[in-house]
RNA sequence: UGGGAUACCUCGGGGGGCCGAAAGGCUGAGAUGUACGCAAGUGCGGACCCGUUGAACCUGAACCGGUUAACACCGGCGGAGGGAAGGUAUGGACAUCCAUC
Repeated sequence: UGGGAUACCUCGGGGGGCCGAAAGGCUGAGAUGUACGCAAGUGCGGACCCGUUGAACCUGAACCGGUUAACACCGGCGGAGGGAAGGUAUGGACAUCCAUC
């Protein structure tokens, strides 16, 4: 010196695990309904989360160590590679924070 906030509109991205014969239970924001298909799977939708200040989610990964009946969880990998946003309105005092000089 610059940035930051909120609301709305339109749009976009994402996952659905573990145990159990079942009923049901666990973690989680979320563990889903339906159509087609022999199946693998695909389409559409609901709820929820996330959209570049991006750990929502994917890859590495059937990863490594601890732990659990298993998933979950903790640490590492690792801020490593990817990853979906425009508009309008209002606000924009200080502090914190970020970037730059």